Small-subunit ribosomal RNA, 3' major domain from Bracteacoccus giganteus, 469 nucleotides, folded computationally. The coordinates come from a structure-prediction model, not an experiment, and the mean pLDDT is 84.

Context: one part of a larger RNA
């Protein structure tokens, strides 16, 4: 100087408390451990691994396993020889691959011969190749403390020096924010602001939007560009000041709400399997092609979710109101058929025009009357639909039938302070299809509580102790 203390002082945070809804019990989904297996590929492991890499494992992916192959190789550059490239048929085979046949002669230079470029096949060698190892050799990127308020420098001063001071103190703030004061005076990275979105108004512009309806119009909604607006500016109180408290006006008030933005550093944190890369290792194999299997196993343990256990509910009928966003190998209306999943035909739309697209919770009417039920939907049987070479291992959806556990969950434990929690649907990416109940967004309805800082957890500043560095 730091770090640590079941030392002290001050302060902060959904940290506790006050509340609301959960998890832990059930079933299912998914990830992990374990076990099993020919293989169940690999990585991630307290917080900060476990719906994580994976924004989508039937083949492919795929790295794993079994079997079948080839060895200059699936891929790149260089050399030699041959052939245009290419397309089609057929035989063997699980396929990779091997055999046979047919069609076919292009582009550039050149009269031609011949040469060249691209591509294919054959050959020899340099080499290719490796998701093999090392994240404790690395770059880059990321997590975490933490959006916490800190971390430093120049000169001066103090100290033999390590170092201190500045940055401690009194106030204040979300803030090392600002003020006062001071052997310090200044400065940098952080804080804040500058950026984006939402909330109000004005101006400009209006079609595909709006109003009218088929002439058109620009008021309104909306769209999308530019501005205005909030600064403790005004008033009162308080204070040396910074500021704090109350009020007015205002769409908005003291940071208006949210986002992006992550200082010096810590954890030899994570990643050699995204990529790059040193060294080591393999080279008829640890590289590569193919078929099939596996990553989906199942006595069990854990995490994260979905659905419930019902009457603030379930079912039936009728009615109302969104926002984001996607669409051409695509979105697909209307109509017809089907109980339905869906099918047929087919209009429009590269989309403020057409389409996905009827939002659901909600309101009105009716039934159910507390029961393992008209709750709950697992599981299983049968019959179908769709995608795709192909749904056995191992896809999704529909109809009928079947109707399991479950009556609110032990110890323990999580999230959330306002348009938040809770609850209700909708959209997108990935994607042929989908094991999405996931993830990322969008809007609808819309609470309760905070006395307070003694305690638990984490953090900040000062101080104190230390046999620690």
């Nucleotide at each position: 100087u730091g770090a640590c203390g079941g030392g002290g002082a001050u302060c902060c945070g959904c940290a506790c408390a006050a509340g609301c809804a959960g998890u832990g019990g059930a079933u299912u989904a998914u990830g992990c451990g374990g076990u099993u297996u020919a293989a169940u590929u690999c990585g991630a492991u307290g917080c900060a691994a476990c719906g994580c890499g994976a924004a989508g494992a039937a083949c492919c992916u795929u790295a794993c396993c079994a079997g079948g192959g080839a060895u200059u190789g699936a891929c790149a550059u260089g050399c030699c020889g041959a052939g245009a490239a290419u397309u089609c048929u057929u035989c063997a085979g699980a396929g990779a691959u091997g055999g046979a046949g047919a069609a076919g002669u292009g582009c550039c230079u050149g009269c031609g011969a011949a040469g060249g470029a691209a591509c294919u096949c054959g050959g020899a060698c340099a080499c290719a190749g490796g998701u093999g190892g090392u994240g404790c050799a690395u770059g880059g990127c990321u997590g975490u403390c933490g959006u916490c308020a800190g971390c430093u420098c120049g000169u001066a001063c103090c100290g033999u020096a390590a170092g201190g001071c500045g940055u401690a103190g009194a106030g204040u703030u979300a803030a090392g924010u600002c003020u006062c004061g001071c052997a310090a005076c200044g400065a940098g990275c952080g804080c804040a602001a500058c950026c984006c979105u939402c909330g109000u108004c004005u101006c400009u512009a209006g079609u595909u939007g709006c109003c009218a309806u088929c002439a058109g119009g620009g008021a309104c909604u909306c769209u999308a560009g530019a501005g205005a607006g909030a600064c403790u500016g005004c008033c009162g109180g308080u204070g040396c000041a910074a500021g704090c408290c109350g009020g007015a006006g205002g769409a908005a008030g003291g940071a208006g709400a949210g986002g992006a933005u992550g200082a010096c550093g810590u954890c030899a944190a994570g990643u050699c399997a995204g990529c790059a890369u040193g060294c080591c290792c393999c080279u008829u194999a640890c590289g590569u092609c193919c078929u099939g299997g596996g990553c989906u196993a199942c006595a069990c343990g854990c995490g994260u979710a979905a659905u419930a256990c019902a009457a603030u509910g379930g079912c039936c009928g009728a009615g109302a109101c969104a926002a984001u966003c996607g669409g051409a190998a695509g979105c697909g209306a209307c109509c017809u058929c089907g109980c339905g999943a869906g099918a047929g035909c087919a209009a429009g739309c590269g989309a403020a025009u057409c389409u996905g697209u009827c939002a659901a919770a909600c309101u009105c009417g009716g039934c159910c009357u507390c029961a393992g039920u008209u709750c709950g939907g697992a599981u299983u049987g049968c019959a179908g639909g769709c995608u795709g070479c192909a749904a056995c291992u191992c896809g999704c959806c529909u109809g009928c039938a079947u109707g399991a556990a479950g009556c609110c969950g032990g110890a323990a434990u999580u999230g959330c302070u306002a348009g938040u929690a809770a609850u209700c649907g909708c959209c997108a990416g990935u994607c042929a299809g989908c094991u999405a109940u996931a993830u990322g967004g969008c809007g609808g309805u819309g609470a309760a509580u905070a006395c307070g800082u003694u305690c638990c957890c984490g953090g900040a500043u000062c101080u104190u102790g230390u046999a620690c560095a």